[in-house]
RNA sequence: GCCGGUGUGGCUUAGCUGGUUAUAGCGCCAGACUCAUAAUCUGGAGAUCGUGGGUUCAAGCCCCACCACCGGCA
Numbered sequence: 001g002c003c004g005g006u007g008u009g010g011c012u013u014a015g016c017u018g019g020u021u022a023u024a025g026c027g028c029c030a031g032a033c034u035c036a037u038a039a040u041c042u043g044g045a046g047a048u049c050g051u052g053g054g055u056u057c058a059a060g061c062c063c064c065a066c067c068a069c070c071g072g073c074a
Base pairs, nucleotide, nucleotide: 001073002072003071004070005069006068007067010026011025012024019057028044029043030042031041032040050066051065052064053063054062
């Protein structure tokens, strides 16, 4: 340099053929329970979906460029 893959809350992850409220687990915060802790139960906060632009009535999803990481070829 060329080709392919991955990028979504702090971590891991779902999101099907583009469709309006982006999912779950762990973790975090508060409460219940307990003498207390853990476990369990209930509630809550936390995402401009890697960045920028485009297409569309509508984009996590389609298109383009770029960035980071992983793999292959030279």
Transfer RNA from a Promethearchaeota archaeon, 74 nucleotides, folded computationally. The source organism's lineage runs through Archaea, Promethearchaeati and Promethearchaeota. Its Rfam family is "tRNA". It is annotated as a transfer RNA. RNAcentral holds the sequence, with entries from ENA.